This is a predicted structure of a 73-nucleotide RNA (transfer RNA) from Candidatus Nasuia deltocephalincola.
C1' cells in the first nucleotide's frame, strides 16, 4: 500500500424492506435447604468503535477515521 468482513449490555450474540434495541449467560435481591449447589421469581444494565451527512425518522442507508481479523502485491 490494494481489497473484503467485523464493532450493539460485564459476555457470547440477535433484530425482515429505515419506524421508540432484545436473548441466553453474568450480576443483585428474594423464595427454597440445616448449609451449599440446584430450582423459582423479580430487578438492574447499553444511544450501538468515534465523527459527520441523507431522512419526517438512522443499530439499519452514504462518507471519512480508528481497532481487530483475513486475502493479494
Nucleotide at each position: 500500500g490494494c481489497c473484503g468482513a467485523u464493532u450493539u449490555a460485564g459476555c457470547u450474540c440477535a433484530a425482515u424492506c429505515g419506524g421508540u434495541a432484545g436473548a441466553g449467560c453474568u450480576a443483585u435481591u428474594g423464595a427454597u435447604u440445616u448449609g451449599u449447589a440446584a430450582u423459582c421469581a423479580a430487578u438492574g444494565g447499553g444511544u450501538a468503535g468515534c465523527a459527520g451527512g441523507u431522512u419526517c425518522a438512522a443499530g439499519u442507508c452514504c462518507u471519512g477515521c480508528a481497532a481487530u481479523c483475513g486475502g493479494c502485491a

Its mean pLDDT, the model's own confidence on a scale to 100, is 80. Rfam family: tRNA. About the family: Transfer RNA (tRNA) molecules are approximately 80 nucleotides in length.